[in-house]
RNA sequence: UAGCGACAAAGGUAAACCCUGAGUGAUCAGGGGGCACAAAGUAACAGGGUCUUUUCGAACCUGCAUGGAAGCCGGUAUAUUAAAAGAAAGCCUUACUGCCGAA
Numbered sequence: 001u002a003g004c005g006a007c008a009a010a011g012g013u014a015a016a017c018c019c020u021g022a023g024u025g026a027u028c029a030g031g032g033g034g035c036a037c038a039a040a041g042u043a044a045c046a047g048g049g050u051c052u053u054u055u056c057g058a059a060c061c062u063g064c065a066u067g068g069a070a071g072c073c074g075g076u077a078u079a080u081u082a083a084a085a086g087a088a089a090g091c092c093u094u095a096c097u098g099c100c101g102a103a
Base pairs, nucleotide, nucleotide: 004101005100012037013036017032018031019030020029021028022027035090041096042095043094046093047092048091050087051086052085053084054083055082059076060075061074063072064071
C1' cells in the first nucleotide's frame, strides 16, 4: 500500500416500541430504549427497486343537454398508466472518505 476482520482494545452508531414536536403524507427532529451494525459514515442529480402526494387519462355516480347518444360541469374510492414533486443510504449495486490490527 492492497486485501481481510479476533468471543482483541478504545471509542462509535441505534431497529422495533413509548413520549413530545413538524409535515396532507412517505417520513423527519429531540428524549427514552436497544434489534442489530466494521462503514448502520457521506452522497437520493450514479443505476435499479420501494414508499408518499398531486395532476392527467380511463372507470363509476349526480346534474345539464338530447328523440336517443356523443358531449359538458361537478364529485368518488380502489387498482392501474403516464407525468411532476418529494421520502428513505438500516433494500441492493455504485462513488468518496474513515478508527483499530490478531490470524